[in-house]
RNA sequence: GCCCACGUAGCACAGUGGUAGUGCGUCAGUCUCGUAAACUGAAGGUCGGGUGUUCGAACCACCCCGUGGGCA
Numbered sequence: 001g002c003c004c005a006c007g008u009a010g011c012a013c014a015g016u017g018g019u020a021g022u023g024c025g026u027c028a029g030u031c032u033c034g035u036a037a038a039c040u041g042a043a044g045g046u047c048g049g050g051u052g053u054u055c056g057a058a059c060c061a062c063c064c065c066g067u068g069g070g071c072a
Base pairs, nucleotide, nucleotide: 001071002070003069004068005067006066007065010024011023012022013021018055026042027041028040029039030038048064049063050062051061052060
C1' cells in the first nucleotide's frame, strides 16, 4: 500500500429498515439474628464520528477514526 471482519450500557454480546435488548456487574427492596444465595425492582446508551438515501437508519451508501486478521 491492497483486501476482509468488527466498533451497541461498566464487561461480554444480541438486534440486519418501524418504540434499542439479554446475561454478568452496580444500586435499592423482600427474605435472614446477620451475611451469602434466591426472588423483585431500578439506574445506566448522542448504537465510534460525519454526510447522504428513505416517510422512517444501530441496520443501506460514501468519507473519516479505532481494533483485529490476511496479502505484498